[in-house]
Background:
This is a predicted structure of a 473-nucleotide part of an RNA (small-subunit ribosomal RNA, 5' domain) from candidate division WWE3 bacterium RBG_19FT_COMBO_53_11. Model confidence (mean pLDDT): 82 of 100. Its Rfam family is "Bacterial small subunit ribosomal RNA". Rfam links the family to the GO terms ribosome and structural constituent of ribosome. The source organism's lineage runs through Bacteria, Bacteria candidate phyla and candidate division WWE3. It was read from a public genome assembly.
Context: one part of a larger RNA
RNA sequence: GGAUGAACGCUGGCGGUGUGCCUAAGGUAUGCAAGUCGAACGUGAUCCCGACGCAAGUCGGGACGCACGUGGCGGACGGGUGAGUAACGCGUGGGAAUCUACCUCCAAGUCGGUCAUAACCCCGAGAAAUCGGGGAUAAUUACCGAUAGUCCCGCAAGGGUAAAGAUUUAUCGCUUGGAGAUGGGCCCGCGUCCCAUCAGCUAGUUGGUAGGGUAACGGCCUACCAAGGCUACGACGGGUAGGGGGUGUGAGAGCAUGGCCCCCCACAAUGGCACUGAGAUAAGGGCCAUACGCCUACGGGUGGCAGCAAUCGGGAAUCUUGCACAAUGGACGAAAGUCUGAUGCAGCGACACCGCGUGAAGGAUGAAGGUCGAAAGAUUGUAAACUUCUUAAUUUGCCGUAAGGUAAAGGAUUAAGCCCCGGCUAACUACGUGCCAGCAGCAGCGGUAAAACGUAGGGGGCGAGCGUUAUCC
Numbered sequence: 001g002g003a004u005g006a007a008c009g010c011u012g013g014c015g016g017u018g019u020g021c022c023u024a025a026g027g028u029a030u031g032c033a034a035g036u037c038g039a040a041c042g043u044g045a046u047c048c049c050g051a052c053g054c055a056a057g058u059c060g061g062g063a064c065g066c067a068c069g070u071g072g073c074g075g076a077c078g079g080g081u082g083a084g085u086a087a088c089g090c091g092u093g094g095g096a097a098u099c100u101a102c103c104u105c106c107a108a109g110u111c112g113g114u115c116a117u118a119a120c121c122c123c124g125a126g127a128a129a130u131c132g133g134g135g136a137u138a139a140u141u142a143c144c145g146a147u148a149g150u151c152c153c154g155c156a157a158g159g160g161u162a163a164a165g166a167u168u169u170a171u172c173g174c175u176u177g178g179a180g181a182u183g184g185g186c187c188c189g190c191g192u193c194c195c196a197u198c199a200g201c202u203a204g205u206u207g208g209u210a211g212g213g214u215a216a217c218g219g220c221c222u223a224c225c226a227a228g229g230c231u232a233c234g235a236c237g238g239g240u241a242g243g244g245g246g247u248g249u250g251a252g253a254g255c256a257u258g259g260c261c262c263c264c265c266a267c268a269a270u271g272g273c274a275c276u277g278a279g280a281u282a283a284g285g286g287c288c289a290u291a292c293g294c295c296u297a298c299g300g301g302u303g304g305c306a307g308c309a310a311u312c313g314g315g316a317a318u319c320u321u322g323c324a325c326a327a328u329g330g331a332c333g334a335a336a337g338u339c340u341g342a343u344g345c346a347g348c349g350a351c352a353c354c355g356c357g358u359g360a361a362g363g364a365u366g367a368a369g370g371u372c373g374a375a376a377g378a379u380u381g382u383a384a385a386c387u388u389c390u391u392a393a394u395u396u397g398c399c400g401u402a403a404g405g406u407a408a409a410g411g412a413u414u415a416a417g418c419c420c421c422g423g424c425u426a427a428c429u430a431c432g433u434g435c436c437a438g439c440a441g442c443a444g445c446g447g448u449a450a451a452a453c454g455u456a457g458g459g460g461g462c463g464a465g466c467g468u469u470a471u472c473c
Base pairs, nucleotide, nucleotide: 001473002472003471004470006469007468008467009466010465013356014355015354016353017352018351019349020348021314026312027311028310030309031308032307035073036072037071040070041069042068043067044066046063047062048061049060050059051058052057080267081266082265089192090191091190092189093188094187095186098184099183103180104179105178106177107176108175109174110173111145112144113143114142120135121134122133123132124131125130151160152159153158165172166171193239194238195237200230201229202228205227206226207225208224209223210222211221212220242264243263244262245261246257247256248255249254269290270289271288272287273286292303293302294301295300320346322345323344324343328342329340330339331338332337359389360388361387362386369380370379371378372377392414394409395408396407397406398405399404417462418461419460420459421458423442424441428457429456430455431454432453438445439444
């Protein structure tokens, strides 16, 4: 000198674009953040129409706005955080033994039957959460049979495996096989911080055979056999740390760093476990244990903001319990549409960068006041006053969903500070103080004329900022 997710002090007019818990991965009141489909299905309520009826009501049909449940798809995305991890975690380049819902293309098929069950009704247990028994019912739920090839097993012969319907009749689906696209799982070469005051480490350890397991290779797991495997080219141990694209600085080499944005990884109170599923060992799913909190009729239940706001706490320090799905994107749906704290906007903060303004021109008897003074004057200083002019803010009309655009009115107001002035380093005098009070980045100033302390006048620098502190180059 440059830089910052900054903080502190003094000061503070406007706008745009960004950005904002770096500390306690500490605890959380409240609201919201993942639903959707009636063109898969059943029931109830409501409404409408028709028939019967004196009426209550019963039956049939319809409407979907409502509710409950079954079923399907989604909840594995999107959003947060950086605790752990020195590792094939990440980066880069390769590889073979693999899976991939929805989407695209190609080929073939979609036949016949059956049993349940929730919601509902009845009974019961419980404070509640919820649960038990009985009865009835539907489906794109489940099951059985048929059919069977380019599918699977097999050398072959042969054996085996499927389907679901809906509707406004246009289609949308369903099953099987193949190909693609997309996304993932796995393996390997190379690269990836500090300590040797860590020197030896290792029994599923290293390899083989057989088997199990997985979508898949593999000590991934098991049995048996062999005795191997790693290491000063740093094993093992300890410390620290998410990695990268990038970012800061620097002429570069390098050094430092990884906040916002993008990619990958890991985590979801702590530890463990599986289920479902194309995909999870699943942040707003489940089970167990632990700690903590809440409810309780004491028997038992219930919860997880490192989602968006908000709150307590910690801290030098970091925002609104806002609006909207209009746009972009996502889930579901044939669609209309519904949901979406993703997102788009708004709010707060000079936190950063950028832009603009706080007026412009004229104006000397060089006013007054201040300061200095050799008392002549010098300086503040064209600065002010004063004259002329222009104008942001603001108000109104019109256009626009809004942001905003445009025209008129309006008015010099409502808008300047901070640091420094001995040297480094741009900028000097007076008074006060008297090794005191104080200053200070370094060397150093101050003990009676201090340009170094304090105040004033003057001056220098930057300017809605200016200084200080911290950290990096």